[in-house]
RNA sequence: AUAGAGGUUGGGGAUGGAGUCCCCCAUACAACCGCCCGCUUCGGGUUGAUGACUCCUGCCGCGCA
Numbered sequence: 001a002u003a004g005a006g007g008u009u010g011g012g013g014a015u016g017g018a019g020u021c022c023c024c025c026a027u028a029c030a031a032c033c034g035c036c037c038g039c040u041u042c043g044g045g046u047u048g049a050u051g052a053c054u055c056c057u058g059c060c061g062c063g064c065a
Base pairs, nucleotide, nucleotide: 009026010025011024012023013022016056017055018054019053020052021051034046035045036044037043038042
């Protein structure tokens, strides 16, 4: 100097916050940045505040006062 492995730590998992667990990336041009259709540099349609569980906040729908 290069390559690999482990540990610590940091970052990420389609819109906010928190806890727990899981997965991914590791010097960053990385991990990540939803799905369907079409005439695909564009147009149309569609689900969800979670990676998963729980809670809070926001939004939408229904019912009651």